[in-house]
Molecule: transfer RNA
Organism: Planctomycetota bacterium
RNA sequence: GGUCCCGUAGUUCAACGGGAGAAUGCCGGUCUCACAUACCGGCGACGGAGGUUCAACUCCUCCUGGGACCA
Numbered sequence: 001g002g003u004c005c006c007g008u009a010g011u012u013c014a015a016c017g018g019g020a021g022a023a024u025g026c027c028g029g030u031c032u033c034a035c036a037u038a039c040c041g042g043c044g045a046c047g048g049a050g051g052u053u054c055a056a057c058u059c060c061u062c063c064u065g066g067g068a069c070c071a
Base pairs, nucleotide, nucleotide: 001070002069003068004067005066006065007064010024011023012022013021018054026042027041028040029039030038047063048062049061050060051059
C1' cells in the first nucleotide's frame, strides 16, 4: 500500500428495513439476627458524519478505532 471482518448497556453477546433485547454486573425491595443464595422490580447502549427510504442497528459513502490475510 491492497482485500476482508468487527464496533450495540459496566462486561459478554443477540436483533429477516417497521417493538433495541438476553445473560451477567449495579441499585432497590421480599426473605434472614446478619450476610450469601433465591425471587420481584428498576437504571443503563446502536463508534462519528452524511445519503437512500414513509421508516435505518440493519442498505450506500466517508471518517475513526480494533483485528485477519496478501504485498